Predicted 3D model of a 485-nucleotide part of an RNA (small-subunit ribosomal RNA, 3' major domain) from an uncultured bacterium.

Context: one part of a larger RNA
RNA sequence: UGACGGGGGCCCGCACAAGCGGUGGAGCACGUGGUUUAAUUCGAUGCAAACCGAAGAACCUUACCCGGGUUUGACAUGUACGUAUUACUGAUAUGAAAGUAGAGGGAGUCAUUCGUAAGGGUGACAGCGUACACAGGUGCUGCAUGGCUGUCGUCAGCUCGUGUCGUGAGAUGUUGGGUUAAGUCCCGCAACGAGCGCAACCCCUGCGUUCAGUUGCCAACGGGUAACGCCGGGCACUCUGGACGGACUGCCUGCGACAAGCCGGAGGAAGGCGGGGACGACGUCAAGUCAUCAUGCCCCUUAUGUCUAGGGCUACACACGUGCUACAAUGGUCGGUACAAUAAGACGCAAGCCCGCGAGGGGGAGCAAAACUGGAAAACCGAUCUCAGUUCGGAUUGUAGGCUGAAACUCGCCUACAUGAAGCUGGAGUUGCUAGUAAUCGCGAAUCAGCAUGUCGCGGUGAAUAAGUUCCCGGGCCUUGUACA
Numbered sequence: 001u002g003a004c005g006g007g008g009g010c011c012c013g014c015a016c017a018a019g020c021g022g023u024g025g026a027g028c029a030c031g032u033g034g035u036u037u038a039a040u041u042c043g044a045u046g047c048a049a050a051c052c053g054a055a056g057a058a059c060c061u062u063a064c065c066c067g068g069g070u071u072u073g074a075c076a077u078g079u080a081c082g083u084a085u086u087a088c089u090g091a092u093a094u095g096a097a098a099g100u101a102g103a104g105g106g107a108g109u110c111a112u113u114c115g116u117a118a119g120g121g122u123g124a125c126a127g128c129g130u131a132c133a134c135a136g137g138u139g140c141u142g143c144a145u146g147g148c149u150g151u152c153g154u155c156a157g158c159u160c161g162u163g164u165c166g167u168g169a170g171a172u173g174u175u176g177g178g179u180u181a182a183g184u185c186c187c188g189c190a191a192c193g194a195g196c197g198c199a200a201c202c203c204c205u206g207c208g209u210u211c212a213g214u215u216g217c218c219a220a221c222g223g224g225u226a227a228c229g230c231c232g233g234g235c236a237c238u239c240u241g242g243a244c245g246g247a248c249u250g251c252c253u254g255c256g257a258c259a260a261g262c263c264g265g266a267g268g269a270a271g272g273c274g275g276g277g278a279c280g281a282c283g284u285c286a287a288g289u290c291a292u293c294a295u296g297c298c299c300c301u302u303a304u305g306u307c308u309a310g311g312g313c314u315a316c317a318c319a320c321g322u323g324c325u326a327c328a329a330u331g332g333u334c335g336g337u338a339c340a341a342u343a344a345g346a347c348g349c350a351a352g353c354c355c356g357c358g359a360g361g362g363g364g365a366g367c368a369a370a371a372c373u374g375g376a377a378a379a380c381c382g383a384u385c386u387c388a389g390u391u392c393g394g395a396u397u398g399u400a401g402g403c404u405g406a407a408a409c410u411c412g413c414c415u416a417c418a419u420g421a422a423g424c425u426g427g428a429g430u431u432g433c434u435a436g437u438a439a440u441c442g443c444g445a446a447u448c449a450g451c452a453u454g455u456c457g458c459g460g461u462g463a464a465u466a467a468g469u470u471c472c473c474g475g476g477c478c479u480u481g482u483a484c485a
Base pairs, nucleotide, nucleotide: 001485002484003482004481005480007479008478009477010476011475012474013473015469016468019433020432021431022430023429026325027324028323029322030321031320032319033318034316035315042053043052064311065310067308068307069306070305073134077133078132079131080130081129082128083127088105089104092101093100094099108125109124110123111122112121113120114119136300137299139298141296145294146293147289148288149287150285152283157196158195159194160193161192162191163172164171165170176187177186178185202277203276204275205274207245208244209243210242211241212240213239216235217234218233221232222231223230248271251265252264254262255261327426331385332384333383334382335381336380344373345372348367349366353362354361355360392423397418398417399416400415401414402413403412439461440460441459442458443457444456445455
């Protein structure tokens, strides 16, 4: 100087407390461990691994296993020699395919030469074969590395120059008194300044002004209909999307050192950082990744490369994690009826119409889309069920179907009928959340032929509690002890 303390002081954070909803019990889905297996490919392992890499394993993917092939190779560049119906196409045989054998058809570019021409010859390119340099490796080492990422933590810290103090390590500044979300600002001070962080500058959102007015909108005027911006027309309004304004403790009372600031108030769409995002200092964990990629060393080179069929990654006594669905009446079922936003669409989104109980099928208007496409659900109104393992719950299983795709046996999703398991609110414990949040309801997208209870977004309905810091956890500053570095 640090680090540590079941030392002290001060201060923060959904850390506790106050609340609301979960998880831990059930069934199922997914991931992981373990076990099994020919293989169940590999990595990730407290927080910070475990719906993680994977934004989608039937084949492919695929790295694994068992077979069948292949050896200058699936892919790149070069050298030497050789080859001629060479490239391209390919009947047929064999085979699970890959491949192997292979009848037949059959080009091109450039140079040169013979020839009047048609055409022929030679060389080169491209091709094939042989040999060699080499290719190739998701083989090893993340404790050799780059790059990228997680974490402490959006915590308020981490440092430097000069000066001063100290023999020196170092200290001071950065400590102190206030204050702040903040090393934020003020005051004081042997310090005076500065840098990286904080904040602001960027994006979205909340109010207004202005410009613009189609594909959007419709107040006034006219036309028209069973009805509808349907038409003329208009750009007021809504909306869209560019520019600008707006909030700064600016104003007032009080508190405070007359400071910084704090409490309350006015006005205001918004008030003291308005809300959200992007943004992550010096560093820590030899943290993670050699399987995104790149890369040193090592290793394989008729195989640890490569092609291919089938299987596996989907196994199942069990253990853990994350979810979904429930256990019902604030509910289930049936009927009626209303209101979104984000976003996507040509190998696409697909309306009205017809067929089917339905999944879906037929057909195909419109739409490269503010133009066309797609019934939001919960809610609301009414009926029914009346507390029951039930009209709750839907696992499991059987049968019949649909869709995608060469192909749904291993191993997809969906529909109908039948079947109707556990489960009556969950021990110790543990977790999320402070407002348009939690809870609850549906919708969209990426991946994608098909497959979503996951992920990333979108809107609808919409709470309770706290204004405290004794304690648990994590962190910051000062101080103290130490046989630790």
Model confidence (mean pLDDT): 82 of 100. RNAcentral holds the full RNA, with entries from ENA and SILVA.